This is a predicted structure of a 72-nucleotide RNA (transfer RNA) from a Chloroflexota bacterium. The prediction has a mean pLDDT of 84. It matches the Rfam family "tRNA". It is annotated as a transfer RNA.
RNA sequence: GGCGGGGUAGCUCAGCGGUAGAGCAACGGAUUCAUAGCCCGUGGGUCGCGAGUUCGAUCCUCGCCCCCGCCA
Numbered sequence: 001g002g003c004g005g006g007g008u009a010g011c012u013c014a015g016c017g018g019u020a021g022a023g024c025a026a027c028g029g030a031u032u033c034a035u036a037g038c039c040c041g042u043g044g045g046u047c048g049c050g051a052g053u054u055c056g057a058u059c060c061u062c063g064c065c066c067c068c069g070c071c072a
Stems, first nucleotide, its partner, number of pairs: 001071007010024004018055001026042004048064005
């Protein structure tokens, strides 16, 4: 340098055009003499950056950045 995969909550990942979710973690509550566990609830996001297409973009197109693999 070329090709392919990936970048979404603190972490692991869903979501493939129509207002962004789960599990774990954190926090609050309930239970307990108390802690852990179990149960209920709450908060947390410029969807890597910029531009384009569209009535509407996490999703499609283009450029760039970062990570992984293959080739040279």